This is a predicted structure of a 113-nucleotide RNA (SAM riboswitch aptamer (S box leader)). The sequence was found by an Rfam model in a public genome assembly. The coordinates come from a structure-prediction model, not an experiment, and the mean pLDDT is 79.
[in-house]
RNA sequence: AUGUUAUCAAGAAAGGUGGAGGGAAUAGACCCUGCGAAGCCUUAGCAACCCUUCGUUCUAAACGAAGAAGGUGCUAAAUUCUACACCGGAAAUAUUUCGGGGAUAGAUAACGA
Numbered sequence: 001a002u003g004u005u006a007u008c009a010a011g012a013a014a015g016g017u018g019g020a021g022g023g024a025a026u027a028g029a030c031c032c033u034g035c036g037a038a039g040c041c042u043u044a045g046c047a048a049c050c051c052u053u054c055g056u057u058c059u060a061a062a063c064g065a066a067g068a069a070g071g072u073g074c075u076a077a078a079u080u081c082u083a084c085a086c087c088g089g090a091a092a093u094a095u096u097u098c099g100g101g102g103a104u105a106g107a108u109a110a111c112g113a
Base pairs, nucleotide, nucleotide: 003111004110005109006108007107008106013043014042015041016040017039021032022031023030026083027082028081029080044075045074046073049071050070051067052066053065054064055063056062057061079105084102086100087099088098089097090096091095
């Protein structure tokens, strides 16, 4: 790398450096950006996956409550939206459009190898 499980419409920014791109990839749409993109550094913050404390129980762990020292993560827009199949509605007719829950892909964490 691949795999398993869980979560993904909530939340949270300034400064320095840098100097033209960025929003994962492909396509389309839309958006951010010289009033300074990406990347890197510093500080701050958010959250509560791991974690800490307490409680209950069948003592394996699960559940609940509180916390934030530590390990990750995150700090424009739903994972920015759409793409695949299905269901429902509308126009109208075999295409367009709206809505819904899902699949795929992706991100993060924990575990395992």